[in-house]
The RNA shown here (c-di-GMP-I riboswitch aptamer) has 98 nucleotides and comes from Acetivibrio thermocellus. RNAcentral holds the sequence, with entries from Rfam and Ribocentre. The source organism's lineage runs through Bacteria, Clostridia, Acetivibrionales, Acetivibrionaceae and Acetivibrio.
């Protein structure tokens, strides 16, 4: 000097859950709260995973300018929306003893 395991200082972050906001959800913020975390510090690159306003596609029902368009309500499918406290990957950092 790296790496592992154990430690010590002075700290930092904040899981659910509760309220308030924004958001179609997922979910982010903010207080209160600590379950945890040595990168639980930062980036959605690639995996997985969560949501579907939209877009599609199919059933039903309605209306009509009528056989084929709307509208409404159900189901499928869809990331371009989230997530770094799922995982890889890249940037960056405190302690210095055994």
């Nucleotide at each position: 000097u790296a790496u592992g395991a154990a430690a010590c200082a002075g700290g930092g972050c904040a899981a659910a859950a509760u309220c308030a906001u924004c958001g179609a959800a997922a979910g982010g913020u903010g207080a209160u709260g600590a379950c945890g975390c040595a990168a639980a510090g930062c980036c959605a690159u690639g995996g997985g995973u969560c949501u579907a306003c939209u877009g599609u596609u199919u059933u039903a029902a309605a209306a009509c300018a009528a056989u084929g368009u709307u509208u409404u309500a159900a189901a499928g499918c869809u990331a371009u929306g989230a997530u770094c406290g799922c995982c890889a990957g890249g940037c960056u950092g405190c302690c210095a003893u055994u």